Context: one part of a larger RNA
RNA sequence: GGAUGAACGCUGGCGGCGUGCUUAACACAUGCAAGUCGAACGAUUAAAGCACCUUCGGGUGUGUAUAGAGUGGCGAACGGGUGAGUAACACGUGGGUAACCUGCCUUCUACACCGGGAUAGCUCAGGGAAACUUGAAUUAAUACCGGAUACUCCGCAAAGGUCACAUGGCCCUUGCGGGAAAGCUCCGGCGGUAGAAGAUGGACCCGCGACCCAUUAGCUAGUUGGUAGGGUAACGGCCUACCAAGGCGAUGAUGGGUAGCCGAGCUGAGAGGCUGAUCGGCCACAUUGGGACUGAGACACGGCCCAAACUCCUACGGGAGGCAGCAGGGGGGACUUGUGCGCACUGGGCGAAAGCCUGACGCAGCAACGCCGCGUGAGUGAUGACGGCCUUCGGGUUGUAAAGCUCUUUCAGUAGGGAUGAAAUUGACAGUACCUACAGAAGAAGCCCCGGCUAAAUACGUGCCAGCAGCCGCGGUAAUACGUAUGGGGCAAGCGUUAUCC
Numbered sequence: 001g002g003a004u005g006a007a008c009g010c011u012g013g014c015g016g017c018g019u020g021c022u023u024a025a026c027a028c029a030u031g032c033a034a035g036u037c038g039a040a041c042g043a044u045u046a047a048a049g050c051a052c053c054u055u056c057g058g059g060u061g062u063g064u065a066u067a068g069a070g071u072g073g074c075g076a077a078c079g080g081g082u083g084a085g086u087a088a089c090a091c092g093u094g095g096g097u098a099a100c101c102u103g104c105c106u107u108c109u110a111c112a113c114c115g116g117g118a119u120a121g122c123u124c125a126g127g128g129a130a131a132c133u134u135g136a137a138u139u140a141a142u143a144c145c146g147g148a149u150a151c152u153c154c155g156c157a158a159a160g161g162u163c164a165c166a167u168g169g170c171c172c173u174u175g176c177g178g179g180a181a182a183g184c185u186c187c188g189g190c191g192g193u194a195g196a197a198g199a200u201g202g203a204c205c206c207g208c209g210a211c212c213c214a215u216u217a218g219c220u221a222g223u224u225g226g227u228a229g230g231g232u233a234a235c236g237g238c239c240u241a242c243c244a245a246g247g248c249g250a251u252g253a254u255g256g257g258u259a260g261c262c263g264a265g266c267u268g269a270g271a272g273g274c275u276g277a278u279c280g281g282c283c284a285c286a287u288u289g290g291g292a293c294u295g296a297g298a299c300a301c302g303g304c305c306c307a308a309a310c311u312c313c314u315a316c317g318g319g320a321g322g323c324a325g326c327a328g329g330g331g332g333g334a335c336u337u338g339u340g341c342g343c344a345c346u347g348g349g350c351g352a353a354a355g356c357c358u359g360a361c362g363c364a365g366c367a368a369c370g371c372c373g374c375g376u377g378a379g380u381g382a383u384g385a386c387g388g389c390c391u392u393c394g395g396g397u398u399g400u401a402a403a404g405c406u407c408u409u410u411c412a413g414u415a416g417g418g419a420u421g422a423a424a425u426u427g428a429c430a431g432u433a434c435c436u437a438c439a440g441a442a443g444a445a446g447c448c449c450c451g452g453c454u455a456a457a458u459a460c461g462u463g464c465c466a467g468c469a470g471c472c473g474c475g476g477u478a479a480u481a482c483g484u485a486u487g488g489g490g491c492a493a494g495c496g497u498u499a500u501c502c
Stems, first nucleotide, its partner, number of pairs: 001502004006498005013374006019367002021332001026330001028328001030327003035074003040071002044067001049062005081285003091209007100202002105198007113147004123136005153178006160171004183190002211257003218248003223245008260282004264275004287308005310321004340363003346360001347358004377407004387398004411443001413438005421429001446491005451472003457486005467474002
């Protein structure tokens, strides 16, 4: 000098765009953050309309919109948060899988036949303070089950071609065995099953790269390899049995400390050094530890089970909970915001659609926290006024500065008009941006410094005191270094200080 997710002191006009718990991965009141589909299903509630009856109160039938719950489907594995752990194939980069999976989506091929028994809900009867739960009866499905049929599907056995060459891949043929399905409809469509190919997403393996400590030198029994089996989507000590005795290490094993990694950011002429907030990619985690279930996908933040700590309810028998989602309160701290508006946009889930949901997102709010822009007026004005300060008492300086005169109106203010963002009668933002008019210099300047480094000096006070200080150093009676004043210098809605990095 530059920089910061900053803080502190003094000060503070406007706008645009960003940013905002770096500390306690501390514990959390309250609200919201994941639902949706009646064109899968049965049953219930039930306006309008229509018809009938009426004691004029209404009732009955029909009937669809609709509503809460249930069965079923899809979603809930995305999106959002955090950085605890992790020195690791976690990440980055480049390869490999002839060792793999992939719901929804796209293209193509074939198929969808015949049957069956339940169950939730509802009703009835109980138990419990509650959470919830038991029994009986009964009912539907795109829920569940059985049979049939079937391929370029799967398994086993065998022949051939071709590619690779370590197991093997691909194509083709035969035999045996095995495996499917679901309908709805507003008649427009929407779906279902099996398979081939693609796309997307994921899994695994390998080379290389990237912190500190040797005051850490030896480490290792599923350990290293083999055989066989199990397991997995898949390879593999991944697991098990048996066999062998290996494997790693000064090119730093093992141990300890620290740490999410990267694109990037800061700085620097560069080489490099430091950092990893916001934004984007990957990873890990969801009170702590463990486990699986469901599913195309999880070992699952707002799912389940067990254990632990903590908190809450209780009729003491037993139950409930998890903000590292958005707000918000407590605590910690030098320090970090509102329990805001809206689904109008973009995107996501469901749905045929209308639409519903969406604290993702879009907005606005607070904070000079940062960057950028603008303003706080312009011209003229000498008797160089008054006042202040200094003075050699002549004057000098503040100073064209002020006053005065002539103008202008950015911004802010008031009034009127008023968008784009939306494809449609859909706009939170918002009567916002922007445009026009009006009034009046009107509403808008501070902070630090002045011994040298380093731009800028005098007076008074103080008297090694009070104090200053980044370094050198100032202060003990003439202090340009302390304090005040005047003057001056620098930067400016900021200016200084502290901390940290280059």
This is a predicted structure of a 502-nucleotide part of an RNA (small-subunit ribosomal RNA, 5' domain) from an uncultured Coriobacteriia bacterium. Its mean pLDDT, the model's own confidence on a scale to 100, is 86.